[in-house]
Description:
This is a predicted structure of a 103-nucleotide RNA (SAM riboswitch aptamer (S box leader)) from Anoxybacteroides voinovskiense. Model confidence (mean pLDDT): 84 of 100.
RNA sequence: CUCUUAUCGAGAGAAGGGGAGGGACUGGCCCUGUGAACCUUCAGCAACCUGACCGACGUCAAGGUGCUAAUUCCAGACAAGCGGUUCGCUUGAAAGAUAAGAA
Numbered sequence: 001c002u003c004u005u006a007u008c009g010a011g012a013g014a015a016g017g018g019g020a021g022g023g024a025c026u027g028g029c030c031c032u033g034u035g036a037a038c039c040u041u042c043a044g045c046a047a048c049c050u051g052a053c054c055g056a057c058g059u060c061a062a063g064g065u066g067c068u069a070a071u072u073c074c075a076g077a078c079a080a081g082c083g084g085u086u087c088g089c090u091u092g093a094a095a096g097a098u099a100a101g102a103a
Stems, first nucleotide, its partner, number of pairs: 002102007013042005021031003025076004043068003048064002050061004072095001078092006
């Protein structure tokens, strides 16, 4: 990097460093010198893998990941359905993120 499967309306931030960006992409709308990204430390959330009990369901723990503004922040080429005046709504797909596995 590619493929497969599952999930994505819940949940959870402080300090120190840093010094202008960040929210994947496009459009919008936001966050940000009352301090962005990023780094470190500590804390927390969740429970995919893992471990314990176990026949299983399940319960507990938290070792490996992940995450800790806004529903994946909202919408976005395609398809189906519904309503309609250019459009809107719902569902799916697509895209993205994470985990586990595979090549």
It was read from a public genome assembly, where an Rfam model found it. NCBI's taxonomy places the organism under Bacteria, Bacillati, Caryophanales, Anoxybacillaceae, Anoxybacteroides.